Large-subunit ribosomal RNA, domain III from a bioreactor sludge metagenome, 390 nucleotides, folded computationally.
It matches the Rfam family "Bacterial large subunit ribosomal RNA". Gene Ontology terms of the family: ribosome and structural constituent of ribosome.
RNAcentral holds the full RNA, with entries from SILVA.

Context: one part of a larger RNA
């Protein structure tokens, strides 16, 4: 200079009460206002205790503070099935042998490693101050081992396993269209409740609810597919399998393969509106009706079907063939074991991540209701969070 500029988005406050030495800002109630393809909610990467409680107010907080994501103590994350590890394999790395280079090193086949992809199995409902597809209740499910019943096959006329080998499957692009279904939504039936106050209403009236999963059973709206016998210089050996060729049979079809919903079970089960204690936070108590109808996706069927050229990952799991091994095994049904380790709290378009900062910046994915409407524009507004720390 200067008690000047600034207090970091102009979504906004406003009354009571209440704690307290102290209240604009902190609690509770009303009322107003913003967001509502988000300024809701689940994930993921970061972050690491910031979560919940109790007590605190130097010092952080652009002001105060009784508040806090800050400061002291004490609590809190619970998995055979959610994600990883275990298996697999991409780019990429690394690299036995091997090729190059004075030398350090390079480059690279096999193999090893390496998710962002492939690969077994869970759902509803409770409940904590703080965790939950992990706790608990209720109903299933997988894998691998074993028991028992039954049924079967076998012991060189070879059951059953079963490759590090052969086959198929996994396995996949870009547009486009058609249909069936579900979530959801909307009416309307059924149920509870309510009718104070100003001019009117018992009405064809306000308000509220009208819900339920995995599994098993069924196998449908749709989709795909010819079957058998014999023979064979293919598949690095062998095959019965896959290829390939020949016959017979059949081809509006019918078998088989796949396959959403539906229906039934799961459910004599769960939730469920409200009463009623309490200034509130919260608590205790109870159980109504739980049905049609229309709309309806971007989700499912669909890894599907049609069309097109640029011709659209690999490998294990799994199926099958023998090679091979080999004396008990093999399959249905009902039981029993066992299922280990990391993670799991909070925040997450943000005052907890990246930007020195409680920074108008940036930050991958998933749900997204109601009027308006071609719509994820728009405007309004549910749930639900906020009024941006003078």
């Nucleotide at each position: 200079g200067a008690g000047u500029a600034u207090c970091g988005a102009u979504a906004a406050a406003g009354a009571a009460g209440a704690u307290g030495a102290g209240a604009a800002a902190u609690c509770u109630u009303c009322u107003c206002g913003c967001c509502g393809u988000a300024a809701g909610u689940c994930c993921a990467a970061g972050g690491u205790u910031u979560c919940c409680u109790g007590a605190g107010c130097a010092a952080g907080g652009u002001u105060a503070a009784u508040c806090c994501u800050c400061u002291c103590a004490g609590g809190g994350u619970u998995a055979g099935u959610c994600g990883g590890u275990c298996c697999c394999u991409a780019a990429g790395g690394u690299g036995a042998g091997g090729c190059c280079g004075a030398a350090a090193g390079g480059c690279g086949u096999a193999g090893c490693u390496g998710a962002u992809g492939g690969g077994a199995a869970a759902c509803a409902g409770g409940u904590c101050a703080a965790u939950a597809u992990u706790c608990c209740u209720g109903u299933a499910c997988c894998a691998u081992a074993u028991u028992g019943a039954c049924a079967g096959c076998g012991u060189u006329u070879g059951a059953g396993c079963g490759a590090u080998g052969g086959g198929g499957u996994g396995a996949c692009g870009c547009g486009g269209a058609a249909g069936g279904a579900u979530a959801g939504g909307c009416c309307a039936u059924c149920c509870c409740a309510c009718g104070g106050u100003u001019g009117g209403a018992u009405g064809u009236g306000u308000g509220g609810g009208u819900c339920u999963a995995a599994g098993c059973a069924u196998g449908u709206a749709g989709g795909g597919u010819g079957a058998g016998u014999u023979c064979c210089a293919g598949g690095c050996a062998a095959a019965u399998c896959c290829g390939g060729a020949a016959c017979u049979c059949g081809u509006u079809a019918a078998g088989c393969c796949u396959g959403a919903g539906a229906u039934g079970u799961g459910a004599c089960a769960g939730g469920g509106a409200g009463u009623c204690c309490g200034c509130a936070a919260g608590g205790a108590c109870g159980g109504a009706a739980c049905u049609g109808g229309u709309u309806g996706a971007u989700u499912c069927c669909c890894g599907g079907c049609c069309g097109c050229c640029g011709a659209g990952a690999a490998a294990a799991a799994c199926c099958u063939c023998u090679a091979g091994u080999g004396a008990g095994u093999u399959g249905u049904c009902a039981g029993u074991a066992u299922g280990a380790c990391c993670g799991u709290a909070c925040c997450g378009c943000a005052a907890a991540c990246c930007g020195c900062c409680a920074c108008a910046g940036g930050u991958g994915g998933a749900c997204a209701g109601g009027a308006u409407g071609a719509a994820u524009a728009u405007u309004c507004u549910a749930a639900g969070g906020c009024g941006c720390u003078u």